[in-house]
RNA sequence: GCCCCUGUAGUAUAAAGGAUAGAAUGCAAGGUUGCGGUCCUUGAGAUCGGGGUUCAAUUCCUCGCAGGGGCG
Numbered sequence: 001g002c003c004c005c006u007g008u009a010g011u012a013u014a015a016a017g018g019a020u021a022g023a024a025u026g027c028a029a030g031g032u033u034g035c036g037g038u039c040c041u042u043g044a045g046a047u048c049g050g051g052g053u054u055c056a057a058u059u060c061c062u063c064g065c066a067g068g069g070g071c072g
Base pairs, nucleotide, nucleotide: 001071002070003069004068005067006066007065010025011024013022018055027043028042029041030040031039048064049063050062051061052060
């Protein structure tokens, strides 16, 4: 330099154009406990960036950025 893949809560992930973007774990608060842990309840927290297509984009197209792989 060329080609391919990936990018969603702190972390690892679901969502085949229409959901309030879901669940797990972690975190916070409360309950339970003599105190912790376990367990129960509740809560906050995310679509890499710009542009395009569409009535509607996490999803499709495009240009970047970042990460991974292959070739030279």
Predicted 3D model of a 72-nucleotide RNA (transfer RNA) from a Candidatus Woesearchaeota archaeon. Taxonomically the source falls in Candidatus Woesearchaeota (Archaea, Nanobdellati). RNAcentral holds the sequence, with entries from ENA. Rfam family: tRNA. It is annotated as a transfer RNA.